[in-house]
RNA sequence: ACCGAGUAACGCCAAACCUUAUGCGAAUAUGGGACGGAAAACUGCGGGUCUCUGCUUUGGAGAUAGCCGGGUUGCCUCA
Numbered sequence: 001a002c003c004g005a006g007u008a009a010c011g012c013c014a015a016a017c018c019u020u021a022u023g024c025g026a027a028u029a030u031g032g033g034a035c036g037g038a039a040a041a042c043u044g045c046g047g048g049u050c051u052c053u054g055c056u057u058u059g060g061a062g063a064u065a066g067c068c069g070g071g072u073u074g075c076c077u078c079a
Base pairs, nucleotide, nucleotide: 004078005077006076012037013036017032018031020029021028022027035066041072042071043070045069046068047067048064049063050062051061052060053059
């Protein structure tokens, strides 16, 4: 350096719910709060789910990364 693991330490992130704000909506952001996480960091590439609009055309636009998989990057310790 690479691969594997997650016992320890110092730490990191932050579900539900509530506050405020944005959006037609799914939902997102802010502050509180911790269910959990060893990539719960980033990325809409594939699938799933959800929203809006259409449906003669069988579409179009969006959301979800803490739904699953993939891609990229990274910390500590141990073997």
Source information
A computed fold for a 79-nucleotide RNA from Motilimonas cestriensis, annotated as c-di-GMP-I riboswitch aptamer. Its mean pLDDT, the model's own confidence on a scale to 100, is 83.